RNA sequence: UGGGGGAUGGUGUAACGGUAGCACCGGUGACUCUGGAUCACCUAGUCUAGGUUCAAAUCCUAGUCCCCCAG
Numbered sequence: 001u002g003g004g005g006g007a008u009g010g011u012g013u014a015a016c017g018g019u020a021g022c023a024c025c026g027g028u029g030a031c032u033c034u035g036g037a038u039c040a041c042c043u044a045g046u047c048u049a050g051g052u053u054c055a056a057a058u059c060c061u062a063g064u065c066c067c068c069c070a071g
Base pairs, nucleotide, nucleotide: 001070002069003068004067005066006065007064010024011023012022013021018054026042027041028040029039030038047063048062049061050060051059
């Protein structure tokens, strides 16, 4: 430099263009003599900027960062 893949709560990981879900962590409560375990509830997210669309995490363009391949 060229080609391919990826970026989603604090962490990991899903999501036919139509309510962003699950698990862990964290918080509150129940239980317990205390802690742990268990149970219930809660908090919190689409890399950035544009475009298409009634509607974009998803499609298109440009950019940033990471990984792989080639030179």
Transfer RNA from a Candidatus Omnitrophota bacterium, 71 nucleotides, folded computationally. Its mean pLDDT, the model's own confidence on a scale to 100, is 81. Lineage of the source: Bacteria > Pseudomonadati > Candidatus Omnitrophota. It matches the Rfam family "tRNA". By type it is a transfer RNA. Gene Ontology term of the family: triplet codon-amino acid adaptor activity. RNAcentral records the identical sequence in 2 taxa.